[in-house]
Context: one part of a larger RNA
């Protein structure tokens, strides 16, 4: 070295299970003050459903009454007719009773009485309740109808009973009792309604969640055309205006700062001169503009017009922007001309839908109406190219499809953080930087901490600690050798060489760590997938059960606590150990 046997289990990112954690897409179960429905329940109306009566109300008819501003015989409702009307079928007057009242009267009934009473005429805006007709306000009675509430009845309807049906039940039948137009039931209105059902519950994101953001404008990033990303760095807008001027036009003017001079008067008030030159101002952020002013002041005005539009810019589309010129009607200006809002760039919303205003449009046999069309301005989608008319959560009871496109372990890269070192040497060290320590700083090393990144692995690389078994490193704890010392000696301090050997046992805790106790020459630090679970354990963490606290309306949740909780694998190859043979 080869072969075999017996062993061990380091590796074959060993086998097993298309990762259960995480994310993405989907589903399911559960919750609720998510949305929308459905059952159920409550409720009004109506049908089944009828009689009588009381009270209250509405409506109609009939009869009767009723009506007061001022002036005026006086309590004049309104309109029309009208010159007469009423009365022995009992007028005026008087007495009694009733109703009403603005307390003055009006109306009705009875008795008495026994022949008159009223109108036209004067006062009034309007003329006679003399008489007739109609009508209004208010009131009363009668009657019809209707509604509500109450009472009552019995015949619908309901319940009970015995009887017949019949051998026994049932249907059914009449009888008796109780209730009774209620209840029950059908249709329909409104409410309530996780009891049940179907669903929704955004995305971006140096994993996800939490936070933040989502449209538009200005600047930088942006690399001297345009454009250009990031959860890059800075600010603004969601109309204000004022909306009648800060719009149009015509005419005029120049701001700010500084210096000097000048009563009150100053650091700044107003006045003069000079210098500077755009620094001022511009409705609002920034940028770019602006003196011919786009800045400031005044006059007149409404072009902040109607119908268009050649041609361009921008641009995936849809949008967005500029626009000479033509027609009409105007404003300002002597005129040339200028004017279709504002110094410019933000100040916003597609389609659908219904509503509103307008309209010389259509209009279904005809006329009209309804409806529709067209024009106009509003109503909101801010997740701002707007999914729907309409929408929140939990899952550790979970499931499926995927992802190492994306997190937790380990590895890798990095080395901010961490550990160690070198340089400088302010200072401490009585004096003296460097025996020892060393600020402020500079430069490295390591890859043991915490991180950053997300590169292999999600068709699985088992995760803390312990046990067992070790192999390695040296930045050396002990034992060895040395230099310096602020080394007298002893004991130390610090540095250099050195990895041969060693580096304890207990108590507490799942602990690593740490604290404590007792030893020791010493009780060094690390690496090996925070060495080692196809070697063991399973106390911790990290499934399903349960309790507490806290949070939540709830389902549930909590790097909060607590008790409990299945750790599979017969070794093919490789590696190693022992034995045997060649």
């Nucleotide at each position: 070295c080869c072969u075999g046997c017996a062993g061990c289990g380091g590796g074959a990112c060993g086998a097993a299970a298309a990762g259960a954690c995480c994310c993405c897409g989907g589903a399911a179960g559960c919750u609720u003050u998510a949305c929308u429905g459905c059952a159920g329940c409550c409720u009004g109306g109506u049908a089944u459903u009828g009689g009588c009566u009381u009270u209250a109300g509405g409506g109609g008819u009939u009869u009767g009454a009723u009506g007061c501003g001022u002036a005026g015989c006086g309590u004049a409702g309104c309109g029309g007719g009208g010159a007469g009307c009423c009365a022995u079928u009992g007028a005026a007057g008087u007495c009694c009773c009733g109703a009403u009242u603005u307390c003055g009267g009006u109306c009705g009934g009875g008795a008495u009485g026994g022949a008159g009473g009223c109108g036209c005429c004067a006062a009034u805006g309007a003329a006679a309740c003399a008489c007739c007709c109609g009508u209004c306000u208010u009131c009363a009675a009668a009657u019809c109808u209707u509604u509500a509430a109450g009472g009552u009845c019995u015949a619908a309807c309901c319940c009970c009973g015995a009887c017949g049906g019949c051998a026994a039940a049932a249907a059914c039948g009449g009888c008796g009792g109780g209730g009774g137009a209620c209840a029950g039931u059908g249709c329909u209105u409104g409410g309530u309604g996780g009891g049940c059902a179907g669903u929704u519950u955004a995305a971006a994101u140096g994993g996800g969640g939490c936070g933040u953001u989502u449209u538009c404008c200005u600047c930088c990033u942006a690399a001297a055309g345009a454009g250009u990303a990031a959860c890059g760095g800075a600010g603004g807008a969601g109309u204000u205006u004022a909306u009648u001027a800060a719009g149009g036009u015509c005419g005029g003017c120049u701001u700010g700062g500084c210096g000097c001079g000048g009563a009150u008067g100053g650091a700044a008030a107003u006045c003069g001169c000079g210098c500077u030159g755009g620094a001022c101002g511009u409705g609002c952020a920034a940028a770019g503009g602006c003196a011919u002013a786009a800045g400031c002041c005044g006059g007149c005005u409404u072009g902040a017009c109607u119908g268009c539009a050649a041609g361009a810019c921008c641009u995936a589309c849809a949008a967005g922007u500029c626009g000479a010129g033509c027609a009409g009607a105007c404003g300002c200006g002597a005129a040339a001309g200028c004017g279709g809002a504002a110094c410019u760039u933000a100040g916003u919303g597609a389609c659908c839908c219904g509503a509103c205003g307008g309209u010389u449009c259509u209009u279904u046999a005809c006329a009209g109406g309804a409806a529709g069309g067209c024009c106009g301005g509003a109503g909101a989608c801010a997740u701002c190219g707007g999914c729907u008319a309409a929408a929140a959560g939990c899952u550790a009871c979970u499931c499926c499809g995927g992802g190492g496109a994306u997190a937790a372990c380990a590895g890798g890269c990095u080395g901010g953080u961490g550990a160690g070192g070198u340089c400088c040497g302010a200072g401490a060290g009585u004096c003296c930087c460097u025996a020892u320590c060393g600020a402020c700083g500079a430069c490295c090393u390591c890859g043991c901490u915490c991180g950053g990144c997300a590169c292999c692995u999600c068709g699985a690389u088992g995760u803390c600690g312990g046990c067992u078994c070790g192999c390695c490193c040296u930045a050396g704890c002990g034992c060895g050798g040395g230099g310096c010392u602020g080394g007298a000696g002893a004991a130390g301090g610090u540095c250099c060489c050195a990895a041969g050997c060693g580096u304890u046992u207990g108590g507490c805790u799942g602990u690593u760590c740490g604290c404590c106790a007792a030893u020791u020459a010493a009780a060094a630090g690390g690496g090996c997938a925070c060495g080692u679970g196809a070697g063991c354990u399973g106390g911790g963490u990290u499934c399903a059960g349960a309790c507490c606290g806290u949070u939540g309306u709830g389902a549930a949740a909590c790097a909060g606590g607590u008790c409990g909780g299945u750790c599979u694998c017969u070794a093919u190859c490789u590696g190693c150990u022992g034995c045997a043979g060649g």